[in-house]
This is a predicted structure of a 679-nucleotide part of an RNA (large-subunit ribosomal RNA, domain II) from Barnesiella viscericola DSM 18177.
RNAcentral holds the full RNA, with entries from ENA and SILVA.
The source organism's lineage runs through Bacteria, Pseudomonadati, Barnesiellaceae, Barnesiella and Barnesiella viscericola.
Its mean pLDDT, the model's own confidence on a scale to 100, is 84.
Context: one part of a larger RNA
RNA sequence: ACCUACGAGUUACUGUUGAUGGCAAGGUUAAGCGAUUCAGUCGCGGAGCCGAAGCGAAAGCAAGUCCGAACAAGGCGUACAGUCAUCAGCAGUAGACGCGAAACCAAGUGAUCUACCCUUGGUCAGGUUGAAGGUUGGGUAACACCAACUGGAGGACCGCACUGAUAAGCGUUGAAAAGCUUACGGAUGAACUGAGGGUAGGAGUGAAAGGCCAAUCAAACUUGGAGAUAGCUCGUACUCCCCGAAAUGCAUUUAGGUGCAGCCUCGGGAAAUAAGUGUCAGAGGUAGAGCGACUGAUAAGAUGCGAGGGCUUCACCGCCUAUCAAGUCUUGACAAACUCCGAAUACUGACACUGGAAUCCCGGGAGUGAGGGCAUGGGUGCUAAGGUCCAUGUCCGAAAGAGGAACAACUCAGACCACCAGCUAAGGUCCCGAAAUAAGGGCUAAGUUGAACAAACGAAGUAAAACUGCAAAGACAGCUAGGAUGUUGGCUUGGAAGCAGCCAUUCAUUUAAAGAGUGCGUAACAGCUCACUAGUCGAGGAGUUUUGCAUGGAUAAUAAUCGGGCAUAAGCCCUUUACCGAAGCUGUGGAUGUCGGAAGACAUGGUAGGGGAGCAUUCCGUCGGCGGUGAAGGUAUCUCUCGAGAGAUGCUGGAGCUUACGGAAAAGCAAAUGUAGGU
Numbered sequence: 001a002c003c004u005a006c007g008a009g010u011u012a013c014u015g016u017u018g019a020u021g022g023c024a025a026g027g028u029u030a031a032g033c034g035a036u037u038c039a040g041u042c043g044c045g046g047a048g049c050c051g052a053a054g055c056g057a058a059a060g061c062a063a064g065u066c067c068g069a070a071c072a073a074g075g076c077g078u079a080c081a082g083u084c085a086u087c088a089g090c091a092g093u094a095g096a097c098g099c100g101a102a103a104c105c106a107a108g109u110g111a112u113c114u115a116c117c118c119u120u121g122g123u124c125a126g127g128u129u130g131a132a133g134g135u136u137g138g139g140u141a142a143c144a145c146c147a148a149c150u151g152g153a154g155g156a157c158c159g160c161a162c163u164g165a166u167a168a169g170c171g172u173u174g175a176a177a178a179g180c181u182u183a184c185g186g187a188u189g190a191a192c193u194g195a196g197g198g199u200a201g202g203a204g205u206g207a208a209a210g211g212c213c214a215a216u217c218a219a220a221c222u223u224g225g226a227g228a229u230a231g232c233u234c235g236u237a238c239u240c241c242c243c244g245a246a247a248u249g250c251a252u253u254u255a256g257g258u259g260c261a262g263c264c265u266c267g268g269g270a271a272a273u274a275a276g277u278g279u280c281a282g283a284g285g286u287a288g289a290g291c292g293a294c295u296g297a298u299a300a301g302a303u304g305c306g307a308g309g310g311c312u313u314c315a316c317c318g319c320c321u322a323u324c325a326a327g328u329c330u331u332g333a334c335a336a337a338c339u340c341c342g343a344a345u346a347c348u349g350a351c352a353c354u355g356g357a358a359u360c361c362c363g364g365g366a367g368u369g370a371g372g373g374c375a376u377g378g379g380u381g382c383u384a385a386g387g388u389c390c391a392u393g394u395c396c397g398a399a400a401g402a403g404g405a406a407c408a409a410c411u412c413a414g415a416c417c418a419c420c421a422g423c424u425a426a427g428g429u430c431c432c433g434a435a436a437u438a439a440g441g442g443c444u445a446a447g448u449u450g451a452a453c454a455a456a457c458g459a460a461g462u463a464a465a466a467c468u469g470c471a472a473a474g475a476c477a478g479c480u481a482g483g484a485u486g487u488u489g490g491c492u493u494g495g496a497a498g499c500a501g502c503c504a505u506u507c508a509u510u511u512a513a514a515g516a517g518u519g520c521g522u523a524a525c526a527g528c529u530c531a532c533u534a535g536u537c538g539a540g541g542a543g544u545u546u547u548g549c550a551u552g553g554a555u556a557a558u559a560a561u562c563g564g565g566c567a568u569a570a571g572c573c574c575u576u577u578a579c580c581g582a583a584g585c586u587g588u589g590g591a592u593g594u595c596g597g598a599a600g601a602c603a604u605g606g607u608a609g610g611g612g613a614g615c616a617u618u619c620c621g622u623c624g625g626c627g628g629u630g631a632a633g634g635u636a637u638c639u640c641u642c643g644a645g646a647g648a649u650g651c652u653g654g655a656g657c658u659u660a661c662g663g664a665a666a667a668g669c670a671a672a673u674g675u676a677g678g679u
Stems, first nucleotide, its partner, number of pairs: 001679006011094013026050003032044005054061002064076003097235002100232001104225006115199009124189001126158003129154001133150006162186003166183005201217001204212002238614006248261005262368002264365007273358001275354008288341001289339002295335002299331005306324002308321004371396010401412003416590004421586003427580003430565003436577001438576006449567002457552002461549008470540001478536005484509003489503003515530001519528002591604005615668001617665006624658003633652008
């Protein structure tokens, strides 16, 4: 892992609601007793219980009563049938659908492991060092002191046994539930060790690590209380049909639980009940707008009450101002907690029309009370988030199908079943891929683009539109020629001559035209050039603004992407006609339900959950049936039913089985890291 068997809403009592039945202003017996065909049944038994009257704390009164001074007001009553039994749903009390703790308590069992202690024994190769003391000699007044020898101390040294366990490797379904190998510490000591004995569970023992107390220790083990408790996790078994949620509000030692309400279902009852559209009538202060209409906030300018500073002065008066600034005026502009104003929607009511039970009330049963995405209006956040919190709608949740490359909630569209029939939606029609290499008009040259993926800013990209100048009295570009004089203007300066800088009636003259000079240049001049003019040439040319599509800006990890191939359209914009395309719609056949006299019409996605109808298993009752001419069981094939399932035939098997109608349950397995067995 698979197969087989087992495996979870039960039972008792009490209550409540419904269904069925009996009797009914009544209903009913309990214990017990008697009979009997004896797990039973029949009879007796009226104690008791419920109901028929309530109100009051009570005395008590009574269709009333209580409060009260009350004959008031008010509260609760007075019309409406109950009761017993059976079955079903649900609740309560019990283990109460099943399995599951860690723990708590009681009584016992453990120190053959290990910790410490007591008693009595045992063990420690070999080597080294050489304390005190002593002896002899020297030495001293005597000591002290010195030397040699002797001596044999030590939680002394090296190192076996023994004991330990510091490092690494191996082992890690091991040879081993702690080992092996190589190094390592102690090894006469607080040493190691044998045997016997002692201390026991909130207790022991502990050179103390919460260590050890029999492979178990922040409270051992065994049995019991015990099916502890588990607002938690997991699991909870046949079929079909109808309806079908919630993830919200309030409260909660409450937040992953629960109560009440909301939303679902079933039963009963009731009204011209709901809903939509139109008209009319309402309440309102949002969007917007506005603010010489308030509260606040506020930009620029004008004026300048008043203040500050300065001048003057003995002081007053007065004068001035690159300062502040009330108020007023002109122009502009802001607000969720501003409003002189003020919609659209939404909401309430009335009346019409549509509509057809979608509405409301009473009662039984629930589940839900973690929601999520998208669009819109907001708060919060960074006008960040697949963020978070509200509101309105929608979908997913609980919804399959088509499109979107793929993709719960985006677009289209709501699957009763069947069909090798048709039409469409979104979206598509070159190939992958069903259908246009369709038609017409433009744009793009960047592979831009081909679903989405970028800005400020830059650029004679290109197409279109509008406008303003110039132009056969010759424009624009090119070419030829001129571009002068007072003058080297004045100042400055070493110099300054159009061209370092400063100044300005930047003047005037000759001119077709020519600046007291547009650049380059020189030390300063010179030189080149421009403006400007003429000629030549011969038709458009210069500029501004707007729009479309392109361009640079442009940077992420595979060559790595438009879904791909690829495409100059098969890209982008506009117009048109075909076609493809879904479980949508239609056609044909079928099933079930509701309504209906019928014809027929309509309905039939679905999680939690409510309701309905059935299938199968075991046993029992009644009436029957089948069976050695082969029961049950097994196995193969076939048939029937929407399905759970049922049946037929053959083979096997070898002795019981069972219809119909009822009854009773140890009554259905894929899951519980389920239990046992087998493979």